[in-house]
RNA sequence: UCGUGCUACACGGGGAGCUGGCGGUGCCCUAUACCCGCAACCCGCCACAGCGGGGUGGAAUUCCUCUCCGAGGCGAGGCGCAAGGGCCAAUUUCCCAGGGAAUGGUGUUGACGGCCGGGUCCCACGCGGCGCAGGCUCGUGAACUCCGCCAGGGCUUGACGGCAGCAACGGUAAGCGAUGUCCCGCGGGCGCCGUGGGAGCGCCUGGCCCGAGCCAGUCCCGACGAUAUGCCCCCAAGCUGUAGUCAACGGGAGGUGCUCGG
Numbered sequence: 001u002c003g004u005g006c007u008a009c010a011c012g013g014g015g016a017g018c019u020g021g022c023g024g025u026g027c028c029c030u031a032u033a034c035c036c037g038c039a040a041c042c043c044g045c046c047a048c049a050g051c052g053g054g055g056u057g058g059a060a061u062u063c064c065u066c067u068c069c070g071a072g073g074c075g076a077g078g079c080g081c082a083a084g085g086g087c088c089a090a091u092u093u094c095c096c097a098g099g100g101a102a103u104g105g106u107g108u109u110g111a112c113g114g115c116c117g118g119g120u121c122c123c124a125c126g127c128g129g130c131g132c133a134g135g136c137u138c139g140u141g142a143a144c145u146c147c148g149c150c151a152g153g154g155c156u157u158g159a160c161g162g163c164a165g166c167a168a169c170g171g172u173a174a175g176c177g178a179u180g181u182c183c184c185g186c187g188g189g190c191g192c193c194g195u196g197g198g199a200g201c202g203c204c205u206g207g208c209c210c211g212a213g214c215c216a217g218u219c220c221c222g223a224c225g226a227u228a229u230g231c232c233c234c235c236a237a238g239c240u241g242u243a244g245u246c247a248a249c250g251g252g253a254g255g256u257g258c259u260c261g262g
Base pairs, nucleotide, nucleotide: 001262002261003260005258006257009057010056011055012030013029014028015027020046021045022044023043024042034054035053036052037051038050063255064254065253066252067251068250072246073245074244077240078239079238084233085232086231087230093226094225098221099220100219104215105214106213113209114208115207116206117205118204119203120202121198122197123196124195125194126193127191128190130187131186132185134183135182136180137178138177139176140175146171147170148169154163155162156161
């Protein structure tokens, strides 16, 4: 160096997940790669970490190591609506004590404050007014059945006389009405009235003292408080997948046994 027969080993790998761990079944990536059986309320193993059976290749394009590239996965982290929790408003949102007096108003024709009253409100009484009823006064008021007087006429008588009596006239009763200067009684959705008592917050008002401020819903200062559309925290969902990590396919470099014969 050529050849024979073998052996290690290979005939896919990887990610997440599962697991004490490893590998597999299932999912995903890569991309094409012997077959059968087993397996998710799993299966088989134990750092030499699928098991059992069969088959093929076999020391190199194929096995091993390192390295480059890097599909893809995972991924602390970052952002983060909503929800949850917390906080705040320079009075720029709201609520609102207190203070000020720029501005305005008001005030020596007397502010603020102080003192003494009155009214407004309630009760009782009085007075007045109004109304009603009665009395008083006046008027009217009876064909007959009220009165007086009774023409005419009538009755009666011998006569003188006597008697009853309609109308008219005069009056009167009940009744009807008038007047209200009068009297008595009663009543009230009456009163610029009076007296007494009560209640007295607020408002109105009078007097006296004092003697220069007083007022506000504008403006300025500003406490307590409330709140989201604001701020902070934590962040399901969702977005980003950076650091990191594993890493297929592919590229490069190196390494790798025994036997016999020519």
Description: Bacterial large signal recognition particle RNA from a Dehalococcoidia bacterium, 262 nucleotides, folded computationally. Taxonomically the source falls in Dehalococcoidia (Bacteria, Bacillati, Chloroflexota).